A computed fold for a 1472-nucleotide RNA from Halosimplex litoreum, annotated as small-subunit ribosomal RNA.
Rfam family: Archaeal small subunit ribosomal RNA.
The source organism's lineage runs through Archaea, Methanobacteriati, Methanobacteriota, Halobacteria and Halosimplex.
The sequence is in RNAcentral, with records from ENA and SILVA.
[in-house]
RNA sequence: AUUCCGGUUGAUCCUGCCGGAGGCCAUUGCUAUCGGAGUUCGACUUAGCCAUGCUAGUCGCGCGGGUUCAGACCCGCGGCAAAUAGCUCAGUAACACGUGGCCAAACUGCCCUACAGAUCGGAAUAACCUCGGGAAACUGAGGCUAAUGCCGAAUAGAGCUUCCACGUUGGAGUGCCGGAAGUUCGAAACGCUACGGCGCUGUAGGAUGUGGCUGCGGCCGAUUAGGUAGACGGUGGGGUAACGGCCCACCGUGCCGAUAAUCGGUACAGGUUGUGAGAGCAAGAGCCUGGAGACGGAAUCUGAGACAAGAUUCCGGGCCCUACGGGGCGCAGCAGGCGCGAAACCUUUACACUGCACGACAGUGCGAUAGGGGAACUCCGAGUGCGAGGGCAUAGAGCCCUCGCUUUUCCACACCGUAAGGUGGUGCGGGAACAAGUGCUGGGCAAGACCGGUGCCAGCCGCCGCGGUAAUACCGGCAGCACGAGUGAUGGCCGAUUUUAUUGGGCCUAAAGCGUCCGUAGCUGGCCGUGCAAGUCCGUCGGGAAAUCCAGUGGCUCAACCUCUGGGCUUCCGGCGGAAACUGCUCGGCUUGGGACCGGAAGACUCGAGGGGUACGUUCGGGGUAGGAGUGAAAUCCCGUAAUCCUGAACGGACCACCGAUGGCGAAAGCACCUCGAGAGCACGGAUCCGACAGUGAGGGACGAAAGCUAGGGUCUCGAACCGGAUUAGAUACCCGGGUAGUCCUAGCUGUUAACGAUGCCCGCUCGGUUCGGCGCAGGCUACGAGCCUGUGCCGCGCCUCAGUGAAGACGUAAGCGGGCCGCCUGGGAAGUACGUCCGCAAGGAUGAAACUUAAAGGAAUUGGCGGGGGAGCACUACAACCGGAGGAGCCUGCGGUUUAAUUGGACUCAACGCCGGACAUCUCACCAGCACCGACAACGGUAAUGAUGGUCAGGUUGAUGACCUUACCCGACGCCGUUGAGAGGAGGUGCAUGGCCGCCGUCAGCUCGUACCGUGAGGCAUCCUGUUAAGUCAGGCAACGAGCGAGACCCGCGUCCGUAAUUGCCAGCAGCACCCUCGUGGUGGCUGGGUACAUUACGGAGACUGCCACGGCUAACGUGGAGGAAGGAACGGGCAACGGUAGGUCAGCAUGCCCCGAAUGUGCUGGGCAACACGCGGGCUACAAUGGCCUGGACAAUGGGUAACUACACCGAGAGGUGACGUUAAUCCCCUAAACCGGGUCGUAGUUCGGAUUGAGGGCUGAAACUCGCCCUCAUGAAGCUGGAUUCGGUAGUAAUCGCGUGUCAGAAGCGCGCGGUGAAUACGUCCCUGCUCCUUGCACACACCGCCCGUCAAAUCACCCGAGUGGGGUCCGGAUGAGGCCAUCAUGCGAUGGUCGAAUCUGGGCUCCGCAAGGGGGAUUAAGUCGUAACAAGGUAGCCGUAGAGGAAUCUGCGGCUGGAUCACCUCCU
Repeated sequence: AUUCCGGUUGAUCCUGCCGGAGGCCAUUGCUAUCGGAGUUCGACUUAGCCAUGCUAGUCGCGCGGGUUCAGACCCGCGGCAAAUAGCUCAGUAACACGUGGCCAAACUGCCCUACAGAUCGGAAUAACCUCGGGAAACUGAGGCUAAUGCCGAAUAGAGCUUCCACGUUGGAGUGCCGGAAGUUCGAAACGCUACGGCGCUGUAGGAUGUGGCUGCGGCCGAUUAGGUAGACGGUGGGGUAACGGCCCACCGUGCCGAUAAUCGGUACAGGUUGUGAGAGCAAGAGCCUGGAGACGGAAUCUGAGACAAGAUUCCGGGCCCUACGGGGCGCAGCAGGCGCGAAACCUUUACACUGCACGACAGUGCGAUAGGGGAACUCCGAGUGCGAGGGCAUAGAGCCCUCGCUUUUCCACACCGUAAGGUGGUGCGGGAACAAGUGCUGGGCAAGACCGGUGCCAGCCGCCGCGGUAAUACCGGCAGCACGAGUGAUGGCCGAUUUUAUUGGGCCUAAAGCGUCCGUAGCUGGCCGUGCAAGUCCGUCGGGAAAUCCAGUGGCUCAACCUCUGGGCUUCCGGCGGAAACUGCUCGGCUUGGGACCGGAAGACUCGAGGGGUACGUUCGGGGUAGGAGUGAAAUCCCGUAAUCCUGAACGGACCACCGAUGGCGAAAGCACCUCGAGAGCACGGAUCCGACAGUGAGGGACGAAAGCUAGGGUCUCGAACCGGAUUAGAUACCCGGGUAGUCCUAGCUGUUAACGAUGCCCGCUCGGUUCGGCGCAGGCUACGAGCCUGUGCCGCGCCUCAGUGAAGACGUAAGCGGGCCGCCUGGGAAGUACGUCCGCAAGGAUGAAACUUAAAGGAAUUGGCGGGGGAGCACUACAACCGGAGGAGCCUGCGGUUUAAUUGGACUCAACGCCGGACAUCUCACCAGCACCGACAACGGUAAUGAUGGUCAGGUUGAUGACCUUACCCGACGCCGUUGAGAGGAGGUGCAUGGCCGCCGUCAGCUCGUACCGUGAGGCAUCCUGUUAAGUCAGGCAACGAGCGAGACCCGCGUCCGUAAUUGCCAGCAGCACCCUCGUGGUGGCUGGGUACAUUACGGAGACUGCCACGGCUAACGUGGAGGAAGGAACGGGCAACGGUAGGUCAGCAUGCCCCGAAUGUGCUGGGCAACACGCGGGCUACAAUGGCCUGGACAAUGGGUAACUACACCGAGAGGUGACGUUAAUCCCCUAAACCGGGUCGUAGUUCGGAUUGAGGGCUGAAACUCGCCCUCAUGAAGCUGGAUUCGGUAGUAAUCGCGUGUCAGAAGCGCGCGGUGAAUACGUCCCUGCUCCUUGCACACACCGCCCGUCAAAUCACCCGAGUGGGGUCCGGAUGAGGCCAUCAUGCGAUGGUCGAAUCUGGGCUCCGCAAGGGGGAUUAAGUCGUAACAAGGUAGCCGUAGAGGAAUCUGCGGCUGGAUCACCUCCU
C1' cells in the first nucleotide's frame, strides 16, 4: 500500500473452498490512577405487567360568589391551551417514505397587511341557599344571579340559479373579475381599562400548518401464473374542507398481469451509519425529517385542528376497591419495581439557561430542558518518574543502598465559579510517595530448540496440527514478544473475495453448452441521402432541509469537542435555450446480407410400391454310418424311431457379404441389395428478379437410438428372466446346452443416453502444406469414353503446422482476435434425493431444495512404485540339458510346540532355524531352588577404651559355612548402628533414542554434478536411438558439451620364462662317509665337505595388447574363426566395491542417551536347568550295498598347529592308553602311518560278512567332579532302512561327485565352521516359459507406494431429516347466528319507535396455510481394529462407463443400443 499468507500432492501447476492478518458493533473474562468531551446507556428477548411520586395548565385587565383585620386565598361560569412537547417501532411492501410536479378539487385558530364595522332586544344557568339518594364514585329536586356564556331581529356580507358585458390567466376554463334579478343563509362584546391600549365581527390577501392527486425510486420467493363483482367504466344522486366507487341506484363488461399481477415471507421509510481504492455490500438503535401506535379492538363529541388515550362511550382480556347494589385503572412520559434474558443507571436538583402554554404585565406551570450521581460505553489528553554515586552479580538483562530533582495523580487549605452544592479552574503547603496489566512465544505470526511435570492420558488447537517417556505446541517456573489503562474471548457486519465478476470471472478435460431444429415476445442489425430531436451532448435557471463528510479559520492550555466560511454530498428531478456526429423515428434510394429463379451435376436424405440374393431354420426325397456337438478340460444336450455329413427340393421369417473408404447424405437421432414413383435439402455456375425482407431466440412447438408400455400381427436367428451342466471355498456370474418376453411389421405412448467434437447458433478477421469428395475454368495428352494428367476458383470431410491462446494436455474447421443473441456454473457430500406442481397407462420424466456433515473433493502434468500390460537384455540363490542331493529311515544338531521350579534371552521368506563363532558336566549364566555378602560421600539421631567393628577353636544348625545360636578367646577405633539422601553395580527396558559393525537389494550397472538448452513449474535433456559389451564397455547419431562416484584400471593368489639371493630348503655334477645287494660304471641315505643346476622359498622383471591373418560389420566399436604362444579375447580365483534404501540385525561383544532396580533387577556360593519329549520344521552324518563289504600286501599329498603345547624313540597293554624320555618358542624338532587307489583273496543279492542304531558287560582318558550330562577301547547285542509322494536344493571344469588331512572351539570333546590337497565326470555354449534383476515404453483412483487403494449389504451407537393413522395449536379467507355501538330515512319531536345500512366482539361451519407431538416405516451422515464377500483403480484378472429392462444376501450380474474418459498385438489407410 488498489497487499497477501497457511491448508488437497512424494513434489508441481491450476481450479476451488476453508482458515489467518484489518476495521466496526454487542455481550463477556482478567485488570484498572486522573481529567476533558459526546447526538452513548432495557433498541435486539416480552408493543410483557406495573406499587409509589411527579409529567398541563393559565388568565381577577371577561363575570358571579364565599372568606379574611389586611394582603391574599378559595369555588364556579367563561376564554385560550391541552392535536404541542416527550416515548416507542407493534403494524405497514403502502403515494407510508424520498424526490420532482400538480390542486382549474381544498381548509387553516393564534400571527401580519388592507378595507369595512360592532344597531335593537331577550331568555336562562353554575357557584351559592334549602331539602334529598348513595358505602363510595357520584347524583336528584326546588329557589337566586352575572358575563367577552346563550338566543331573536336588523345591516354589511356570503353561497346558489338565470341573464348581460368587457377583460384577464393558463397547456387547458367544468373558470375568475364586474353588473342586474331571484332565492337561501346570515355578523359582532359600544366588552375591559391604570386611558397608553387590549379585545370583538366581516371580507380580501399573506404567512404557517394540514389534506388530496401524480411521474420516478428503494426487499425476497414462480416449489405463488393467473387475479378481480364495487371489481373497471358510464349516468344520476349522497357525502366531504375538497376530487374520486369514498358510498348508493341503474346500465355496460370491463380492468390488472412474465417490464411479474395476485399470493406468501420479511421489514417503519429517508437524511445517514459501518466497511471498502471505488463500484458496491451490510445496517437504519441513538441525533434530525416524515409516518404509525398508545393494554387488544370499535366508535364519537368538542374544536381551526383529534377520531385524541395523562378526553368520553362500548366490547374483550388483566388488575384494584366494595357495605355486593355498584365503581375505578391503563408508565411504548421521568425516576423506580417484577418478569424476560448474554444484555443496559438515581424512586436526584432546578425552572437559573433554551424553549412551550396562558397572561397587557409582573409572573405561574413544564421529569420538555438544564444540572448533578452511576456505567472504561465511545473518542481525546496525561501519568505511573528523572539524575548522580556506591555495592552485589553477570553473557546480558538485573537487584540492593545513599543523595538530589520534579509533583499530573494523592493529602490539606483558601478564592473564583454555580439556582444550589459538587465536579472543575487558580493559588499555596506536604510528599516518589498512592498508580500495570492482558494476551501470546510450532507454522501462518513478533517472541524459547530453557527447566520441571504428564505419557494418544490430562489437555491444546480459528486452519494446518501437537500429546503414545527426551513435548520450543498440554500444565507450571524462568526468560522473551505485542499492545498498554487497557487487553483477550464469543457472536454479528464489511473487507480480504475478480468467491455473483457493471467496473471485473467462467462453461473440451476442473462446477458449467439445452439431444436437435423451427419459431413468439425481447435484444441486436448492411451502404447512401432528407427531415425530426426521444436518447446523447452543451449552456442557463430552480430544487436536492439541517446535522453528518472534506478543506480552511477561530474558541476551550493541546486534542476530542464546538463556531464560522467555502466546497462536496443527495450519484438525481424539473423548466428554458442550443447542437445534430452517433443511436432512434420518418421519407427516398442502393445491392454486397438474405430470398427467389434458371442450368448441368453428386449423394446409404425421406416415404410408398414392386422385384432379387445367399446364408439360416424346419420338413420331405436320395446317399451314408457311429458318433456328433461343445470346452482350458469336461458335462448337460442330439443320435440305432438313423444324428453329424453329402445331395435334390419345398416352405418360412429375418438380413443385405464383396464394392466399402479418416468416403457420401442428413438439424440431430440416423441412413447401405436392385428398380420405379412421390417429396425434401445442399454445393457449383449465371450479363436473371426482389431490395435489409436479417441474426439469435425466454416461454411455446416439432423431431428424437436402445430399452420399455398398449392393441393387433409375426416369430428364422439371437436372446434379459428362467431351467440344466461345469468352474469355485461359495458362483444367484464369467464358460457350455436349452429357452420366454423381446428382437421384425402396423397404429399409438414414452422422451431418456458417454443423445460426445464431453466444444450453442450466426457474422467478420488472422501464415502455410497435403490427401480425399463435389462443381466450374484453363492448358496438355488421347485408345476419343460422363477418358487421363497438370494448374487454378468455390464448397465440404480429415491430417500436420506458424503466430496466438491455454493450468497443462492440447487447439489452430479455434479452445486465436472481435461483434450479436440464447442456455448454464459458483467447494465436496446429503442429491438429481425429499416435498409441491406439471406430463405419462405404467415404468418413470421435467422442475428441484433444506437440515445435517465435511477440509478437502477435483483437473492437467512430473518422478517413482506396481500390473494376472508390451518390447529388449541378463542370471545355475532362473529355466532348459546333465550330474548329485534333500523330502522316506536311524542318528547328530538348531527352531517351534508342549512340559517344567527353571527348561534364560535374541533371530522368523529369500536375508531366522550346525545362526549369536552358541561343541553348556562346574565355570560360562543371563534362568530356577536355597544360603550368604555389599552403601563412596553428606545430614540428623544413637552407640563406643565401662571395648565398637572384625576374626576364630568347639558344639548345635545346615547340602556346606563364626551365616546364625551357645560358650570362650584374639585384635584395638576419623569407627559402628539406625533414618533420609546419594552412590557402586546391573547379560534390567528401549536396536522404534543412538555410535560402531554386519546382512540384503547387489555375482546389480547404476547414481550424480557443472555449464548450456527445453518446460510457468515439479522436472526433463545429457543418461535417448542404432550396433556392441560382463559393464552408462565402446563406436556412430543426436541440444547438448564435459566431469565425478561406481564398472574397468588397481592389489593379492595361481599359471610360463628370466634375473638376484641360498639357511633350517635342495642334491645334477665333484669328493667323502654309512648301509644293502643279484657285487656293478650298482642301489639307498643330503649324513659330511661343497655347490646353488633343478625343486622350493623370497624379491624384482618379462609376457597378452584383438598385436597379426581371414571373414562379418559402416572404412567403426566389436564379433566369429585361425596362427603363434605357457596362457587369447576379463586366462582363472579372490580383495576392494557407488548414491542410497531396508525404523533389516545387534543395548547379550563393546560404547552410549533416557527410564527403572538399588539391600535388590547388584555380588558370591551349593545344587538344578539351558540336555526335558505325544509332536511339527530346517541343516547335516551314516546307510539301504557287489562301481560294494571284509581280510591281506603295496603307493602318492598339501594346508596348517605346537611351551599350561606338540611329543620322537624305547618298553608295557588285545586296544583305548600307560610309564620313562630326546628334540622343538619351529623351512631345523614334533603332530605326520593320508584315504579313496593298486595287487591278491573272500562274500553272491540275502535285511545278508549290507546297515550300524539301541542296549548289556568290562576297561581307558580329562577334570575338584563324568548320576542327571563327556570322549575313547574291547566283547556282546544287531533296530529302522532294499533309493524315498507332492515339492525342493547345489553345480558349467580341476567344477560337481567322491576320498581323506589340517585347523578353530578346547582341561576333556567334531557328524559343525574355515581351510588343504588326492581321484575326477556328465551336460549346455541356448532361452526368457517359470523365479527374479536392469533399461525403454504404456495404464494407474497407488506414494506407508499392490502385503497398495477401495465398494456395498448386514450388526451396534449417536444425530438431523422424510413419509405417517391420528392429535394439539396459530394465522388468514369465505359463510351463518347473536350483536355493543354508529350513520341514514320515516313517524314522533318529551322520551323514543320502525325500517335500511355499516359493524367490534362472542359462538359456529368450511377452505387455505404454518407450527408442535406421534405408533410405525424410510433412506442419509458420522463413529472402534465387527460380519460377508471383492465390485472399481493395471487388460483390476469377464475392459470400464451411460441409458433402459429383468434378476440377485451385497457389492453387482445379464440382455439391447451407445461412448472411449479402454490396455495389448497384427493388418489397412492417412499425415509429417